[in-house]
RNA sequence: UCCGGAGUGGCGCAGCGGUAGCGCAGUUGACUGUUAAUCAAUGGGGCGCCGGUUCGAAUCCGGCCUCCGGAGCCA
Numbered sequence: 001u002c003c004g005g006a007g008u009g010g011c012g013c014a015g016c017g018g019u020a021g022c023g024c025a026g027u028u029g030a031c032u033g034u035u036a037a038u039c040a041a042u043g044g045g046g047c048g049c050c051g052g053u054u055c056g057a058a059u060c061c062g063g064c065c066u067c068c069g070g071a072g073c074c075a
Base pairs, nucleotide, nucleotide: 001071002070003069004068005067006066007065010024011023012022013021018055026042027041028040029039030038048064049063050062051061052060
């Protein structure tokens, strides 16, 4: 330098044009002699950044940044 993949709640992931969800974790309550387990309820993200297309973008297009993998170049 080039090619490919990934960036979404604290963590792991889903969602691939119609306005973001699941699991775990957290909080509160119930249960229990206590803890754990179990049950119920509940808070938390506008999707890496900037622009474009569209009635509408996490989703499509362009540029950039970070991480992972591969290829190449130089001394």
Model confidence (mean pLDDT): 81 of 100. Transfer RNA from a Candidatus Saccharimonadota bacterium, 75 nucleotides, folded computationally. Its Rfam family is "tRNA". Rfam describes the family as follows. Transfer RNA (tRNA) molecules are approximately 80 nucleotides in length.